Transfer RNA from Candidatus Merdousia sp., 72 nucleotides, folded computationally. Rfam family: tRNA. By type it is a transfer RNA. The same sequence occurs in records of 3 taxa. NCBI's taxonomy places the organism under Bacteria, Pseudomonadati, Opitutales, Intestinicryptomonadaceae, Candidatus Merdousia. Its mean pLDDT, the model's own confidence on a scale to 100, is 83.
[in-house]
RNA sequence: GCCCCUGUAGUUCAACGGAUAGAACGAGCGUUUCCUAAACGCCAAAUCGAGGUUCGAUUCCUCGUGGGGGCG
Numbered sequence: 001g002c003c004c005c006u007g008u009a010g011u012u013c014a015a016c017g018g019a020u021a022g023a024a025c026g027a028g029c030g031u032u033u034c035c036u037a038a039a040c041g042c043c044a045a046a047u048c049g050a051g052g053u054u055c056g057a058u059u060c061c062u063c064g065u066g067g068g069g070g071c072g
Stems, first nucleotide, its partner, number of pairs: 001071007010025004018055001028042004048064005
């Protein structure tokens, strides 16, 4: 330099182009307990950036960018 894959809560992962973007673990608060743990309840938290297509984009297209891999 060229090609391929990939980027969603703190982490690991979901989401036929259409629902208020969900789940688990973790964080916070509470109940319980002498205290802690466990259990239970509540709660906050995310679509890499910019364009395009579309009535509608996490999803499709282009460029950029982060990560991984292959070739030279």